Background:
Small-subunit ribosomal RNA, 5' domain from a Lewinellaceae bacterium, 521 nucleotides, folded computationally. Its Rfam family is "Bacterial small subunit ribosomal RNA". Gene Ontology terms of the family: ribosome and structural constituent of ribosome. Its mean pLDDT, the model's own confidence on a scale to 100, is 84. The sequence was found in a public genome assembly. NCBI's taxonomy places the organism under Bacteria, Pseudomonadati, Saprospiria, Saprospirales, Lewinellaceae.
[in-house]
Context: one part of a larger RNA
């Protein structure tokens, strides 16, 4: 010199972009952050309209609204960096040891029957949170019988092969094993298989902080039979034999730490880092388990222990901001309890559309990057003041000011006004593969916002500090202090003439900032 997610002290005119709890993974008030499907299924209410009627009401179609069942999603988004030194993570490879809803191509099929449920009705019980019982009712919820080529599994057979364990192909017996409907009749859907994509899972080689004033370490420990389990290979688990296995090429053990893409630095090797952004990991009040599922051992599900908090009729419940706002406390220090699904994306949906603090926008702050202003040109009686000396005088502030002429960014009023919007639904024209098909067109849709922007009018009008001037290191003189107050990054100033302490006048350097503290290089 360069750098920062910075902080402080003085100062401060706008814009654009971006960035913002680095500390206590402390505690959490309140709102919101995951829901959607009536084109799965039976009510219930509500409004039309039709039957019909003792005018009480019965029934039926049709639209909307929906608790409940049921199906998707809630394992993706979003957050933090606690733990982890470890196949976590990079990187390069293998699975003849693996799975993979929703998407895509193939092929085959989609017969029969059954017995519940909860809503609803009754009627208990508790302050509540919630819960007992009777009775009955529907599916794509649930179970049963068929069929079932390929599929699994066992027992054979023959042919190619390979990586050891074995792999693929043709084939033959014997067992097992599917389905769901619903419709406007065009579909949209169920099943079982193969494949294909994408995902994810596991195995290995290399790399991957710092201590030897940690030297030994280790019983499921190392391996083998056999078994359980898993999607799958293993001591992953068990039983049984056996006595192995790691280590100065640093085991174990402390200790520090999320990993990489990158990032600051430097000429480069290197050093230091990992904050926004992306990928991977972990992790959701502490710790454990599992359940459901195509995927979890699940932040906004579950159930156990524990801390803590809160309501309570004392019988007994509720809860989890490391979601996005927001409070407390910590702290040198980090923003709104905003707008909007307009667009981008994701969930459901046949669609319409719902949801959506992913996201896109505003709003806060000079944290940083950038870009522009705070006038411009003329102007010597070198005004006046202020300072200074060798003091009628001169020198400097200083073309600076004043004046005269021009400009109007930027502010102010005033009118105008964007793109981002593609669409989809609907209506219509065209095309053939006649379908909910493609293809043109009309109609519609904007939170940011009356916002950027653009015009037009008067007017220098509204706008400059900060730090230094002994040497490093650009800038120097008086006055005051007198080893005193004081400064200082080093070296060092101050004890009567201090360019080094304080002030002032001039100066130098940087400017909406500048200076000081931390850290890295």
């Nucleotide at each position: 010199g360069g750098a920062u997610g910075a902080a402080c002290g003085c100062u401060a005119g706008c814009g654009g972009c971006a960035g913002g709890c680095c500390u206590a993974a402390u505690a959490c008030a309140u709102g919101c952050a995951a829901g959607u499907c009536g084109a799965a299924c039976g009510g219930a209410c509500a409004u039309u309209g039709g039957u019909u009627u003792u005018c009480g009401g019965a029934u039926c179609a049709a639209u909307g609204u929906u608790a409940g069942u049921g199906g998707c999603g809630c394992a993706c988004g979003g957050g933090u960096g606690c733990g982890u030194a470890a196949c976590g993570c990079g990187u390069a490879c293998a699975c003849a040891a693996c799975a993979u809803g929703c998407c895509c191509u193939u092929g085959a099929c989609u017969g029969g029957g059954g017995g519940a449920u909860a809503g609803c009705g009754g009627u208990g019980g508790g302050a509540a949170a919630c819960u007992g019982c009777c009775a009955g009712u529907a599916a794509u919820a649930c179970c049963c019988c068929a069929u079932g080529a390929g599929c699994u599994u066992g027992c054979g057979a023959g042919g190619c092969g390979g990586c050891a364990u074995u792999g693929c192909c043709u084939u033959g017996c014997a067992a097992g094993g599917a389905a769901a409907g619903u419709u406007a009749c065009g579909g949209c859907g169920g099943u079982c298989a193969a494949g294909g994509a994408u995902u994810g899972g596991u195995g290995u080689g290399c790399g991957u902080c710092c201590g030897a004033u940690u030297a030994g370490c280790u019983a499921g420990u190392u391996g083998g039979c056999g078994g359980g389990g898993u999607a799958a290979c293993g001591g992953c688990c068990c039983a049984c034999c056996a006595a192995g296995g790691c280590g100065a090429c640093g085991a174990u053990c402390g200790g520090u730490a999320g990993g990489g893409g990158g990032u600051g630095u430097g000429a480069g090797a290197g050093c230091a880092u990992g904050g926004c952004c992306c990928c991977c990991c972990a992790c959701a009040c502490g710790g454990g388990u599992a359940c459901u599922g195509a995927g979890a051992c699940a932040c906004g599900g579950a159930c156990c222990c524990g801390a803590c908090u809160c309501c309570u009729a004392c019988g007994g419940g509720a809860g989890g901001c490391a979601g996005c706002a927001g409070u407390a406390a910590g702290g040198a220090a980090u923003a709104u309890u905003g707008g909007a699904c307009a667009a981008u994306g994701g969930u459901c949906g046949g669609a319409a559309g719902a949801c959506u603090g992913a996201u896109c926008c505003a709003g806060c702050c000079a944290u940083g990057c950038c870009g522009c202003g705070u006038g411009a040109a003329g102007g010597a009686a070198g005004a006046a003041g202020g300072c200074g000396c060798u003091c009628a005088g001169c020198g400097u502030u200083g073309u600076a000011a004043a004046c005269u002429u021009c400009u109007u960014u930027u502010g102010g009023a005033u009118g105008g006004g964007a793109a981002u919007a593609a669409u989809a639904a609907c209506c219509u024209c065209c095309a053939c593969g006649u379908g909910u098909u493609g293809g043109g067109g009309g109609c519609u849709u904007g939170a940011a916002g009356g916002u950027a922007c653009c015009a037009u009018c008067a007017g220098a009008a509204u706008a400059a500090g900060c730090a230094c001037c002994g040497g490093c290191u650009a800038a120097c003189u008086c006055c005051g202090u007198g080893c005193c107050a004081g400064c200082a990054g080093c070296c060092g100033c101050g004890g009567u003439a201090a360019u080094a302490c304080g002030g002032a006048g001039g100066g130098u350097g940087c400017g909406a900032g500048c200076g000081u503290u931390a850290u890295c290089c």